[in-house]
RNA sequence: AGAGUUUGAUCCUGGCUCAGGAUGAACGCUAGCGGCAGGCCUAACACAUGCAAGUCGAGGGGCAGCGCGGGGAGCAGCAAUGCUUUCUGGCGGCGACCGGCGCAAGGGUGCGUAACGCGUGAGCGACAUGCCCGACACAGGGGGAUAACCCGGAGAAAUCCGGACUAAUACCGCAUAUGUGCAUUCACUGCAUGGUGGAUGCAUGAAAGCCUUAGGGCGGUGUCGGAUUGGCUCGCGAGGCAUUAGCUGGACGGCGGGGUAACGGCCCACCGUGGCGACGAUGCCUAGGGGGACUGAGAGGUUGGCCCCCCACACUGGGACUGAGACACGGCCCAGACUCCUACGGGAGGCAGCAGUGAGGAAUAUUGGUCAAUGGGCGGAAGCCUGAACCAGCCAUGCCGCGUGGAGGGAUGAGGCCCUACGGGCUGUGAACUCCUUUUGACGCGGAGCAAUAACCGCCACGUGUGGCGGGAUGAGAGUACGCGUGGAAUAAGCAUCGGCUAACUCCGUGCCAGCAGCCGCGGUAAUACGGGGGAUGCGAGCGUUAUCCGGAUUCAUUGGGUUUAAAGGGUGCGUAGGCGGAUUGUCAAGUCAGCGGUGAAACCCCCGUGCUCAACAUGGGGCUUGCCGUUGAAACUGGCGGUCUGGAGUGCGCGUGCCGCCGGAGGAAUGUGCGGUGUAGCGGUGAAAUGCAUAGAUAUCGCACAGAACACCGAUUGCGGAGGCAUCCGGCGAACGCGCAACUGACGCUGAGGCACGAAAGCGUGGGGAUCGAACAGGAUUAGAUACCCUGGUAGUCCACGCCGUAAACGAUGACGGCUAGCCGUUGGGCCUGAGGGUUCAGUGGCCAAGCGAAAGCGAUAAGCCGUCCACCUGGGGAGUACGGCCGCAAGGCUGAAACUCAAAGGAAUUGACGGGGGCCCGCACAAGCGGAGGAACAUGUGGUUUAAUUCGAUGAUACGCGAGGAACCUUACCCGGGCUCGAACGGCAGAUGAAUAUGUGAGAGAUUGCAUAGCCUACGGGCAUCUGUCGAGGUGCUGCAUGGUUGUCGUCAGCUCGUGCCGUGAGGUGUCGGCUCAAGUGCCAUAACGAGCGCAACCCCUGCCUUCAGUUGCCAGCAUUUAGGAUGGGGACUCUGGAGGGACUGCCACCGCAAGGUGCGAGGAAGGGGGGGAUGACGUCAAAUCAGCACGGCCCUUACGUCCGGGGCGACACACGUGUUACAAUGGGGGCUACAGAGGGGCGCCAGACAGUGAUGUUGAGCUGAUCCCGAAAGGCCCUCCCAGUUCGGAUCGGAGUCUGCAACCCGACUCCGUGAAGUUGGAUUCGCUAGUAAUCGCGCAUCAGCCAUGGCGCGGUGAAUACGUUCCCGGGCCUUGUACACACCGCCCGUCAAGCCAUGGGAGCCGGGAGCGCCUGAAGUCCGUGACCGCGAGGAGCGGCCUAGGGCGAGACCGGUGACUGGGGCUAAGUCGUAACAAGGUAGCCGUACCGGAAGGUGUGGCUG
Repeated sequence: AGAGUUUGAUCCUGGCUCAGGAUGAACGCUAGCGGCAGGCCUAACACAUGCAAGUCGAGGGGCAGCGCGGGGAGCAGCAAUGCUUUCUGGCGGCGACCGGCGCAAGGGUGCGUAACGCGUGAGCGACAUGCCCGACACAGGGGGAUAACCCGGAGAAAUCCGGACUAAUACCGCAUAUGUGCAUUCACUGCAUGGUGGAUGCAUGAAAGCCUUAGGGCGGUGUCGGAUUGGCUCGCGAGGCAUUAGCUGGACGGCGGGGUAACGGCCCACCGUGGCGACGAUGCCUAGGGGGACUGAGAGGUUGGCCCCCCACACUGGGACUGAGACACGGCCCAGACUCCUACGGGAGGCAGCAGUGAGGAAUAUUGGUCAAUGGGCGGAAGCCUGAACCAGCCAUGCCGCGUGGAGGGAUGAGGCCCUACGGGCUGUGAACUCCUUUUGACGCGGAGCAAUAACCGCCACGUGUGGCGGGAUGAGAGUACGCGUGGAAUAAGCAUCGGCUAACUCCGUGCCAGCAGCCGCGGUAAUACGGGGGAUGCGAGCGUUAUCCGGAUUCAUUGGGUUUAAAGGGUGCGUAGGCGGAUUGUCAAGUCAGCGGUGAAACCCCCGUGCUCAACAUGGGGCUUGCCGUUGAAACUGGCGGUCUGGAGUGCGCGUGCCGCCGGAGGAAUGUGCGGUGUAGCGGUGAAAUGCAUAGAUAUCGCACAGAACACCGAUUGCGGAGGCAUCCGGCGAACGCGCAACUGACGCUGAGGCACGAAAGCGUGGGGAUCGAACAGGAUUAGAUACCCUGGUAGUCCACGCCGUAAACGAUGACGGCUAGCCGUUGGGCCUGAGGGUUCAGUGGCCAAGCGAAAGCGAUAAGCCGUCCACCUGGGGAGUACGGCCGCAAGGCUGAAACUCAAAGGAAUUGACGGGGGCCCGCACAAGCGGAGGAACAUGUGGUUUAAUUCGAUGAUACGCGAGGAACCUUACCCGGGCUCGAACGGCAGAUGAAUAUGUGAGAGAUUGCAUAGCCUACGGGCAUCUGUCGAGGUGCUGCAUGGUUGUCGUCAGCUCGUGCCGUGAGGUGUCGGCUCAAGUGCCAUAACGAGCGCAACCCCUGCCUUCAGUUGCCAGCAUUUAGGAUGGGGACUCUGGAGGGACUGCCACCGCAAGGUGCGAGGAAGGGGGGGAUGACGUCAAAUCAGCACGGCCCUUACGUCCGGGGCGACACACGUGUUACAAUGGGGGCUACAGAGGGGCGCCAGACAGUGAUGUUGAGCUGAUCCCGAAAGGCCCUCCCAGUUCGGAUCGGAGUCUGCAACCCGACUCCGUGAAGUUGGAUUCGCUAGUAAUCGCGCAUCAGCCAUGGCGCGGUGAAUACGUUCCCGGGCCUUGUACACACCGCCCGUCAAGCCAUGGGAGCCGGGAGCGCCUGAAGUCCGUGACCGCGAGGAGCGGCCUAGGGCGAGACCGGUGACUGGGGCUAAGUCGUAACAAGGUAGCCGUACCGGAAGGUGUGGCUG
């Protein structure tokens, strides 16, 4: 310090999430020791038991208990003495009692409290203060009671009552007193009320003694002062909600009084009517506050457990008493709830003290020890008390420290587990083993500091009871810490994680299952993400998880954000409060700044030290404590006050401008209607129609009249207005703005929360008006439907007046005002100058741009730039502008405006694609033009389907379907049935055995297989060969083409796809590759921030067309010769041909067009022209395209079977459907006869001449040929004849019969031949295919596979040989540019709403239940106060009674909050439900906003607005 996550990618906005730290924690797994700290966060729920506050006999009376003494009596004993009993307070002491002090501290808790409760700083001239300190003075003299004890009584008890006695440091008078009160008076003094000191008079107010060693000590009273502690008051600070906006009757103030320590409306009487509040009163909710703690760079945020300070509370509520102090945790009274006792009459109690129990809860400890220390109470002291405190116990709850061994060898690295490419790797120096050490634990021995000193003793000093010095008892913790010794590696390692973030990877299992998950996301057969193993990483006596807080988050932004389009500028103006404010000068010193002073407790934190072996921890010093207060100063800036100014603002005067507003009047065109005329059959309307209108005369046309509404042209990119908005002309009234002058005012200004006003359209109310248009509605069309788009009608409305409403895409999606920052080009209004061209200035209104800004698009003096002031608004999406509440409205509705729940995004701009029922340009047998087909028939073949034991498998739009098949009768064969084999049908290695294997014959069997007989190995002796047995490797057309290689189809022979460098852009990316021209072409040229290059294109290669050259057999034969007349022979090298090498074509030439490239031409020349024709050649890529069955290959699966052999069957089935073909339907034909002319191929288990036989397939015989030599060899065509339009002399299916050939074998299931039969079919619906020239069409020939062949298929070959293309509107496919986009698995996309189903939270809801607070009325305890007081008392006074107030209780009416509720409303979420198609491309009717109506639903329509 950042990272992950929206996208195909990018930048931005923006949310979510993570890494860090922290905790009074809890949970899971694990656990050796110590130090220090912490430990009911929940029920302020209820509590058994014990303990937590007493002490003083030196205040007192006393004497129950204990001890001592004394007396008496009794017993034992000789006695001393002892024991028992009794008396005795004489002594030590002391229960209970009177009295004093303490109990108001300490300890606990956080209920309540939003408050002067807390913090901080001040004030009290308005106060108190026991014990303590200092000072002064005093303590004289009296009195009356009352507890205890005793007697009596009531009661179960708690307890109480009566009588009698008595003491005090208890109580009460008297005296005195600096005091206090009043009056008089003097002096000094303060910020106000006032304060301080002195004098005089009157009144009034004190006391207590005890001990003593007799020295003294401890006390008592008054006053003053100090210290400490407290009370009260004020400034400032410090929660949430405004969907809480008004609150208030002792309320605010005054006078007087009461009360208090004291001020005060604290309380009361009277008088006044005030007081608080948007600077947030009141109400509701929440909460103890602070020092601090956690986090953070800080600012801040969160928090208030332990420790310290303050407050509040003590079962709940109320109340007072006592006291220096309380409204009192372990006191009292009353009321209430609860628990306990009871004899039912009454009583007792309060752990939020320490332990402990139950309950609640995820969760929090011992009914421990000691007063040794520290501290507290009492006491003169000893001492007593002290669950304060100090210790110990429990708990990894946290922090800190230590250990679980170390080292060299072992190691050239055991074994096991895991992985592996089988070589090895890893665990891993890790271990065992060897040597060494001994912290900790165990045992033994020793053993602290914490302890200071009181009493008391001694010494010293001085003021004879004080101080100092020395001595001097006392340890809970604890035999602990610590030290030493003994022995022995001995007693001690886990947890989480390993897809990215984030450090750490493999195997197996699982198969969208089980599961994981903080976010993104993993899992559907190879999962580094699930579970296990191995390994690794991180931390370590801990490790993870959960919860919570801060951080990261500049994501509430003071530091430190934004608002054109991402969320966000109010619809507009006026203006209140408030905020801010020109120049100059003086003054003040509030803000501001500086010095000094006070305070800011300690702890905490930081720094430097110190002490525990270190650390944590503890401790000394310093810093810090950012604040507040006071004081002294400064005066720039802000501010207050005063003076002056004119530049901001305004006024005046002059001149202008305009669809600015309101009122009134006027006008023409158009439309409709009425009347009349002319006139006749239609009009109207649409994509096309129909509804509608019209012979009762429409439409059209003319005239007249009327009505309402709107104002053409001008008109604009114009003007005016604050916005909404405003348009015929004229008049009236009103307002605004601009320019000019510089006369006047002199900061009068800007903004503007609330508020007020204005505010399109729609809508509402009342009344008019009603021509047009026109929601709703009706009808007609369209359509699957059409509640729409289109058409015909048409009501509200549209118009006017008055009154409401108050909203819009009320938009520049851009608040107002002011200042500043280059230019250029228009335009409106005004001024000035002018040489009349123009220049300049002010105010507006537009365009393009510099700088700058911006995420970009863009903005750019009319800012979205640079600044200032003020206002408004935003803080992820959905839920939702919804609900509830409130305000407004007649209503519609508006304004204000949430939450639960849910998602990991929702968004903005731009980029590249893809797409569009967007645009432009351009190609292609794409259409068109043409020729021939398919779709109809029969058959062949493939496929689907069906069937079947099996009909093996694959291919499935284009790009499957005469495809894998270039040959299924067996084989093939993968399928089915049946029969067999299990080292197996084939192959390799090893070991052992055997001598076979094999051949022939023969038996069994369907065969595989098997029985028998005969024949039957080699050797160099090592063995080889073969078979069998065993074993290790086999085998699988089983699965996955979505694990793959290779190969292939397709877009597409389309013209594209990219790179380097440069440049542009934040970036994705762009440029280049765009533009113009051109081309078949990203072909080339020109232009150009691009310049080049690569893969493609083209060319290079092959075939073919012309020529040359070389060569000349088996090919050729012009000339010569021979000849059987056949290039047959000699010969020839000319020609054809063959097959090698070359040439040739390049827009080179000419003309025209063009810058060029190039194009055009019946051009020339040429065999050939502008690519001559054909082939081979297929860019980056796309379709998870095809193929695991051609082959190869990872993984998975089978192993007497999913392997393998054999026989038979099937792949050939057949009601159907489709594709591809063949043959036809005939006369451009069929049949018969005669007769020509190819090319390319093939041939030895072959091709087969010829001859013979057969009607023929073919057979027999047989020459030639391993081929330019021999063989296979054309048909259409030509000539002649016939048929005469017919289901035929067309057509040949099907069937019958007879044959031929191949083959082990033609039944399923071959081809061919002959004879006979002679089906459908007469040119084929919608639709659809091929082809642009040697092409289509048509004709035959050959080859591969192959025994044969289901070939009509495929691949080749040649023969004959056309028609047509105007053209690019349309269909299909494609290329380039551009545009829109909400698409990017990319339009076969995306996506909206109703309905149906499940789940979830929520609003309303007849009500029902509960809660806190307030109000009215009634009642009213205790208690203070007031009054009374016939009773008590001598009296003072009191009991009693009455009154005020009040806790509580009762009754009642409401408001608020919460829970629940039949039913109901919408909302959210949920792989594959229903209906439609609203939106995104012109989304097929542009969309959207407001409003109104309508409709299953999205939505539609009207009206006005916006362009997003």
Molecule: small-subunit ribosomal RNA
Organism: uncultured Bacteroidales bacterium